[in-house]
RNA sequence: GGGCGGUUAGCUCAGCGGUUAGAGCAUCCGGUUUACACCCGGAAGGUCCUCCGUUCGAAUCGGAGAUCGCCCA
Numbered sequence: 001g002g003g004c005g006g007u008u009a010g011c012u013c014a015g016c017g018g019u020u021a022g023a024g025c026a027u028c029c030g031g032u033u034u035a036c037a038c039c040c041g042g043a044a045g046g047u048c049c050u051c052c053g054u055u056c057g058a059a060u061c062g063g064a065g066a067u068c069g070c071c072c073a
Stems, first nucleotide, its partner, number of pairs: 001072007010025004018056001027043005049065005
């Protein structure tokens, strides 16, 4: 330098045009327990990497940029 893939909650990841973006774990609260853990219920938690564009409508499509990883040179 070229090609490919990833970036969504604190962590690991789903969701790939259509109502208010989700799960597990973690955190907090409650239940349970003599107590703790486990277990059960609930809550909180988001610039969907950034900008521009397409569209009635974008996490999702297009362009540019950023960043991480793999391959080629």
Notes:
Predicted 3D model of a 73-nucleotide RNA (transfer RNA) from a Candidatus Acidiferrales bacterium. The sequence was found in a public genome assembly. Model confidence (mean pLDDT): 82 of 100.